[in-house]
Molecule: Bacterial large signal recognition particle RNA
Organism: Candidatus Cloacimonadota bacterium
RNA sequence: CCGACGGCCGGUUGGCUCCGGGGUUCGGUGCUUGAGGCCUGGGUCCCACACGGCGGGAGCCUCCGAACCGGGUCAGGUCCGGAAGGAAGCAGCCCUAAGGGGUGUCUCCUGGGUGUUGUGGGUUUACCUGGGUUGAGCCGGCUCCGGGGCCAACCGGCCGUCGG
Numbered sequence: 001c002c003g004a005c006g007g008c009c010g011g012u013u014g015g016c017u018c019c020g021g022g023g024u025u026c027g028g029u030g031c032u033u034g035a036g037g038c039c040u041g042g043g044u045c046c047c048a049c050a051c052g053g054c055g056g057g058a059g060c061c062u063c064c065g066a067a068c069c070g071g072g073u074c075a076g077g078u079c080c081g082g083a084a085g086g087a088a089g090c091a092g093c094c095c096u097a098a099g100g101g102g103u104g105u106c107u108c109c110u111g112g113g114u115g116u117u118g119u120g121g122g123u124u125u126a127c128c129u130g131g132g133u134u135g136a137g138c139c140g141g142c143u144c145c146g147g148g149g150c151c152a153a154c155c156g157g158c159c160g161u162c163g164g
Base pairs, nucleotide, nucleotide: 001164002163003162004161005160006159007158008157009156010155011154012153013152014151015150016149017148018147019146020145021144022143023142024141026140027139028138029137036134037133038132039131040130041129042128043127044126045122046121047120048119049118050117051115052114054111055110056109057108058107059106060104061102062101063100064099070095071094072093073092078087079086080085
């Protein structure tokens, strides 16, 4: 110096996409049965609370529940006593603890992929809708211009590796 490959940066062109603006002889819609804009309320959505519903737990109620080692009453029997009387106390009966079963227009606590419910708050990007105001455009197609993003090709610059 030349070539190949890779990376970065810049430029041009093309494609896709988003946004903005202009034109229009085209189509639709609208001009007091009101386009579009502006203001405002409600709903869809979210959060909290209340209430309801559902699930879980506890309480309340009810039933069972201790061979002696829980309570009451304690026949018989036992013990003390001369007696009057007294003491402990098994079985039975009654009750209850731990524990267990049942039940519910009951009470409390707690949970949520819970609700044609209520109250309060948030959001208004989007959609639906009510009211007020203004009063002639608005939407789509076609076309032109500008900007952003992504991709590809080409050109240029720089760097790296390899070869000559």